Predicted 3D model of a 1369-nucleotide RNA (small-subunit ribosomal RNA) from an uncultured bacterium.
[in-house]
RNA sequence: AUGAACGCUGGCGGCGUGCUUAACACAUGCAAGUCGAACGAUGAAGCCGGAGCUUGCUUUGGUGGAUUAGUGGCGAACGGGUGAGUAACACGUGAGCAACCUGCCCCUGACUCUGGGAUAGGCGCUGGAAACGGCGUCUAAUACCGGAUAUGUCCCGUCACCGCAUGGUGUGCGGGUGGAAAGAUUUUUUGGUUGGGGAUGGGCUCGCGGCCUAUCAGCUUGUUGGUGAGGUAAUGGCUCACCAAGGCGUCGACGGGUAGCCGGCCUGAGAGGGUGACCGGCUACACUGGUACUGAGACACGGACCAGACUCCUACGGGAGGCAGCAGUAGGGAAUAUUGGUCAAUGGGCGGGAGCCUGAACCAGCCAUGCCGCGUGCGGGAUGAAGGCCCUAUGGGUCGUAAACCGCUUUUGUACGGGAACAACCGUUGGUACGUGUACCAACCUGAGUGUACCGUAAGAAUAAGGAUCGGCUAACUCCGUGCCAGCAGCCGCGGUAAUACGGAGGAUCCGAGCGUUAUCCGGAAUUAUUGGGUUUAAAGGGUGCGUAGGCGGGAUAAUAAGUCAGAGGUGAAAGACAGCGGCUCAACCGUUGCAGUGCCUUUGAAACUGUUAUUCUUGAAUGCGGACGAAGGAGGCGGAACGGGACAAGUAGCGGUGAAAUGCAUAGAUAUGUCCCAGAACCCCGAUUGCGAAGGCAGCUUCCUAGGCCGUUAUUGACGCUGAUGCACGAAAGCGUGGGGAUCGAACAGGAUUAGAUACCCUGGUAGUCCACGCCGUAAACGAUGAAUGCUAGGUGUUAGGGGUUUCGAUACCCUUGGUGCCGAAGUUAACACAUUAAGCAUUCCGCCUGGGGAGUACGGUCGCAAGACUGAAACUCAAAGGAAUUGACGGGGACCCGCACAAGCGGAGGAGCAUGUGGUUUAAUUCGAUGAUACGCGAGGAACCUUACCCGGGCUUGAAAGUUAGCGACUGAUCCAGAGACGGAUCAUCCCUUCGGGGCGCGAAACUAGGUGCUGCAUGGCUGUCGUCAGCUCGUGUCGUGAGAUGUUGGGUUAAGUCCCGCAACGAGCGCAACCCCUAAUGUUAGUUGCCAGCAGGUGAAGCUGGGCCCUCUAACGUGACUGCCGGUGACAAACCGGAGGAAGGUGGGGAUGACGUCAAAUCAUCAUGCCCCUUAUGACCUGGGCUACACACGUACUACAAUGGCCAGUACAACGGGAAGCGAAGUCGCGAGAUGGAGCGAAUCCUAUCAAAGCUGGUCUCAGUUCGGAUUGCAGGCUGCAACUCGCCUGCAUGAAGUCGGAAUUGCUAGUAAUCGCGGAUCAGCAUGCCGCGGUGAAUACGUUCCCGGGUCUUGCACACACCGC
Repeated sequence: AUGAACGCUGGCGGCGUGCUUAACACAUGCAAGUCGAACGAUGAAGCCGGAGCUUGCUUUGGUGGAUUAGUGGCGAACGGGUGAGUAACACGUGAGCAACCUGCCCCUGACUCUGGGAUAGGCGCUGGAAACGGCGUCUAAUACCGGAUAUGUCCCGUCACCGCAUGGUGUGCGGGUGGAAAGAUUUUUUGGUUGGGGAUGGGCUCGCGGCCUAUCAGCUUGUUGGUGAGGUAAUGGCUCACCAAGGCGUCGACGGGUAGCCGGCCUGAGAGGGUGACCGGCUACACUGGUACUGAGACACGGACCAGACUCCUACGGGAGGCAGCAGUAGGGAAUAUUGGUCAAUGGGCGGGAGCCUGAACCAGCCAUGCCGCGUGCGGGAUGAAGGCCCUAUGGGUCGUAAACCGCUUUUGUACGGGAACAACCGUUGGUACGUGUACCAACCUGAGUGUACCGUAAGAAUAAGGAUCGGCUAACUCCGUGCCAGCAGCCGCGGUAAUACGGAGGAUCCGAGCGUUAUCCGGAAUUAUUGGGUUUAAAGGGUGCGUAGGCGGGAUAAUAAGUCAGAGGUGAAAGACAGCGGCUCAACCGUUGCAGUGCCUUUGAAACUGUUAUUCUUGAAUGCGGACGAAGGAGGCGGAACGGGACAAGUAGCGGUGAAAUGCAUAGAUAUGUCCCAGAACCCCGAUUGCGAAGGCAGCUUCCUAGGCCGUUAUUGACGCUGAUGCACGAAAGCGUGGGGAUCGAACAGGAUUAGAUACCCUGGUAGUCCACGCCGUAAACGAUGAAUGCUAGGUGUUAGGGGUUUCGAUACCCUUGGUGCCGAAGUUAACACAUUAAGCAUUCCGCCUGGGGAGUACGGUCGCAAGACUGAAACUCAAAGGAAUUGACGGGGACCCGCACAAGCGGAGGAGCAUGUGGUUUAAUUCGAUGAUACGCGAGGAACCUUACCCGGGCUUGAAAGUUAGCGACUGAUCCAGAGACGGAUCAUCCCUUCGGGGCGCGAAACUAGGUGCUGCAUGGCUGUCGUCAGCUCGUGUCGUGAGAUGUUGGGUUAAGUCCCGCAACGAGCGCAACCCCUAAUGUUAGUUGCCAGCAGGUGAAGCUGGGCCCUCUAACGUGACUGCCGGUGACAAACCGGAGGAAGGUGGGGAUGACGUCAAAUCAUCAUGCCCCUUAUGACCUGGGCUACACACGUACUACAAUGGCCAGUACAACGGGAAGCGAAGUCGCGAGAUGGAGCGAAUCCUAUCAAAGCUGGUCUCAGUUCGGAUUGCAGGCUGCAACUCGCCUGCAUGAAGUCGGAAUUGCUAGUAAUCGCGGAUCAGCAUGCCGCGGUGAAUACGUUCCCGGGUCUUGCACACACCGC
């Protein structure tokens, strides 16, 4: 934007539009007639007269002329419809006809004389069902036919003028030929014939223009032309006879498909693209096909004939019909209207005219189908009302001045009244001017639409709003429901329990009598690129050359004027578009005027450029001469090494092969070795991003033949050039055919290995083939993934083939230059990578090719081929991507460097046993819940008998067990008793404190508001935590680089534990991390001296810092000092730093701790706590008894104790530190074998207690290698302690019992020094309960060559099709 359709909705008017499908079939009505002033005939009304008489009837004569079937004329060829056919002179545009016609109309010349015979109708007879006829007879004409006349036609002769070839013109001349007419009307008009001219309308011809397809490449016999004839209004193979063999075609013939064409319309900045409804021009068609007749005109929509299909009538003999005219019907379809009115206007036909006809036309009806206009109220009005399955932070917000209410208006609608224009004619009457008649004037008459438009009056907000959307694009946001369901969706995409995206609601946005959806076209799309694209890697350079057509083409002069440019003329219909003005109240709509119309034709000029013609030139190109060059090609000959084979010799047990093996070969003598011989294939070194060739490609030496480019010279030709569709030739390897050859290698195949398998990689064999000749094939990552040619545009540096100059005796060196081949690089280009005088730069010419991915280089067709197959080469369908270059990460059984108890070197374990504990599993009424690779599993829990406790069974409670607020009360509470398992229920007794006098504490308590939840979601969250990892990293500002993502900094050279430091550097700085600051520990100083200490002095004991006293020492605990690579030597870059040393208690962060960057794992935790949403509310809340969390065929983790002699047992004996203590630690003493009991001194603790604390240790004794004097499980008995209570289910002691176990498979763990190992001690929790956890001290090792490997990590680099990132794809 639309001739639209569909969904929801719908007040009015104006102006337009309305079967895009079945050119499907059609009932019914209408759509072309008219003329009596052409003709015969008929002869109504009326008028005049006569007769009869029932005086208003009948009949009759005349007049009159209505009416019309027929003859005749004109019309019916217009108007109206449709787009089936048509790719064509059908259409558009511009020319031509000297090759033509033209009724009615206009102008003009001449004429309109004289005869004749028929026929329809009518009448009579007659056939047929009908349609429709037949025969006989009568009759007219503007019907038909003779004769005369004639400017016309034709023929012969002749003259003049003209043109564009045939030729044309002449109211020029002479002769011949034969051809006309009609009348009607009342006068007047009108008609007829024949010429000439005009106008209008047509016919024919030509140039140019406008669809797809080459998977249609050859087509054509009336075909192409000629001569002659026929035919036509007219040219012409239009038709025919004869003759010739032409004509068309890659500038696309022929064939196939599709299609009416144009003015225009839609879109677009334009160029273009799409389209051809309405209106206008042309054309074709009229049921389908064909044919002619009539006529001025038709091969005729509402004419004829024939054939066909279909429908209808029929008396079965035969007939009738054609809506793509207007309405209408059926059907088809997503879909398109009334069987309306009128000829009033405009137009048409006929007529002298009145007039008649007119589904043309004008109107009306239907449809929101489109465009335009109007309305559905306007102003005020805040308590910002009520209300909302609306929102909310519960304060409020929003709908919202919206409503109510007050005032105003009345378009539209309703009612009533008034009321046009379109009308001019014609006609009638009257008048004026020339006598009638005509012309003019006036009055009257004529309206389908229509009582319409319009105007006035009245009442009254009264009669009138919806649709879509609200994630982004794109204007507009919240709640509820749903829970990858239901659904949405134009693209991206939404929905898996907090959806602005689904559905509803509230609100909002857009448009508005419409709004959305669908379909189609253009635009955006520079996404077919003429304007205006590309082709190294994104799609795209043909494998290479030669060359035809074509395209393009060097310098000079002259001519020409085809292209080109300029002026003028014609045309480019109207409508439309644009602009001005105007008419409907505006607008849509309409009128008028103008501009424009890029095109075509004619004409006049210009001559630079292109073309053409002529002449000329040498620089492009080619040739000659001289020189060197090369794995350039073809044919022939020759050579050595090596592999293999054969023979012989000699020799003995293996050879061969692999990661390791085996198959294989070998005592029948291999392999290895030597000599001789045979055969085939390929040519070591030289050898090189070196050369040659168009590409493929070309490599031993040599001969012959052939070709090439290069350098030098400038002798010759004189543009001879470049490119190149179709075509032709060449064209690796593999493959095919025929015939040879066959050493090596080696598809297929066989065997051996490998493997889960191994139709592979590895090994042993081995056929085609590999080689030659001839013939096919015609493809490759045929690659520089880069077509050919020419010119121009900084350089530097190799190399190859030449030339020149300078230098040198020469060698050589340097400079210049031409051709080839490499690297680096400027400008420039490029999406980037990169290219860069060998362009992917700047330009020109020509060719090939591309237009999203897949389907697919497939199918079909064609051509080629022996075949394999090659070339050409689609579509359906499907996806929203496929792809390029670069970036950051992550990753790699990639590389480099570095680190870590990561490996290695060691020491000790765990995995086997018993027991403890946790987990899984199973079981159960319940075995509460969570944690699950590393980073769960002696974890939450630092302590489950009840409680805890969240679980289960049972019993009871419902404003509640606990907390808060508010009155009121004064007690609270304690004790006792009863029932009950207890919760709880009942009863009795006793009973306040403080005060600043306001009150407070404490409790009870009706009622009310609140509650409560260890219920769900750790994937809605906060907080806290684990892990990578105490790894050295993670970032920012400014600047710079890059189109950008990003980079730089942070990389590099060193160094460090460290992004630690130094140096360098387009970077300069900064932040979070590292380090340091903090704590403990190691040395020491100062201060202080009890509860600590005791050297000196004194006292004193059985002994003893026990006492006086002292503060020296130890110690305690506060402040300091000390260590900083500071000093020396070496190495290093004069750095940072490292190595060694001195001194020092300590040496290079002295040792340990605390401290954890940006982030990762939707890691853990809703059961610590907090918290959103959801869920429960006589229960998922809260109370109580009992049970369970402690179960037990089994599996795993973590510890403990052991298996013994480095030991067990007995006796003696030595030395700690950290800690804890009042509902506590608890001494001495006494009792007990012991656990423990009793006791109650001392201590709120450097004082007392735990605790004379230790144990390993040391000394002595015993045991003597065994299931033991090892080991201690299990069990029995007897006890102790805690606690309401030890049955389920605690710990300890004594006696007795005395299990497994003799060092542990695969695999695996910790630790680098006061560490591992080993020994004991303390603490938290706690009534009681530790082999766990957190600490403390005692004794006290071994080893580290080193970084190849395993694991983890860091930095740089490389590849990538990964980015939920290799557990990827």
Notes: Its Rfam family is "Bacterial small subunit ribosomal RNA". Gene Ontology terms of the family: structural constituent of ribosome and ribosome.